Overview
The RNA shown here (Fluoride riboswitch aptamer (crcB RNA motif)) has 62 nucleotides and comes from a Gammaproteobacteria bacterium.
């Protein structure tokens, strides 16, 4: 100058906000949901995992 491990820091896990934990990328990557006739119409779900607020939806009851 390179590589390639490791530690820190930073990003990122289909729509919001916080905790914890997990997984990924990191000098251009990780990621940008599903379904159809895929040009262009359609469904689902606020999670990457739990828990909690908010929104949105359905039921009962005041």
């Nucleotide at each position: 100058g390179c590589g390639a491990a490791c530690c820190g820091a930073g990003g990122a896990g289909a729509u919001g906000g916080c905790u914890u934990c997990c997984u990924c990328c990191u000098u251009g990557a990780a990621c940008c949901g599903c379904c159809g006739g895929a040009g262009c119409g359609g469904c689902u779900a606020a999670u990457g995992a739990c828990g909690c607020c908010u929104a949105c939806c359905g039921u009962g009851c005041u």
Rfam family: Fluoride riboswitch aptamer (crcB RNA motif). For this family Rfam cites "Widespread genetic switches and toxicity resistance proteins for fluoride" (Baker et al., Science, 2012). Taxonomically the source falls in Gammaproteobacteria (Bacteria, Pseudomonadati, Pseudomonadota).